């Protein structure tokens, strides 16, 4: 330098044909207990990597850029 894959919550990851984003773990609060652990319930937590474009509407499609991993040279 070229090619491929990936980038979504603190972490690991889903997200169907484009229709306004979820799970597990973790955190906080509550229930239970003499008190904890375990278990159960609830809540908080996201500019969906960035900038443009297409569209009535974009996590999703297109272009460019950035980052991570891999292959080739």
């Nucleotide at each position: 330098g070229g090619c491929c894959a990936c980038u979504u919550a603190g972490c690991u990851c889903a997200g169907u044909u484009g229709g306004u984003a979820g799970a597990g773990c973790g955190u906080u609060c509550g229930a239970c207990u003499g008190a904890a652990a375990a278990u159960c319930g609830a809540a908080a937590g996201g500019u969906c990597g960035g900038c443009a474009g297409u569209u009535c509407g974009a996590c999703c499609c297109u272009g460019c850029c950035a980052g991570u991993g891999g292959c080739c040279a």

This is a predicted structure of a 73-nucleotide RNA (transfer RNA) from Cellulomonas cellasea DSM 20118. Its Rfam family is "tRNA". Rfam classes the family as a transfer RNA. Its family is annotated with triplet codon-amino acid adaptor activity in the Gene Ontology. The RNAcentral record of the sequence draws on ENA, MGnify and Rfam. Its mean pLDDT, the model's own confidence on a scale to 100, is 83.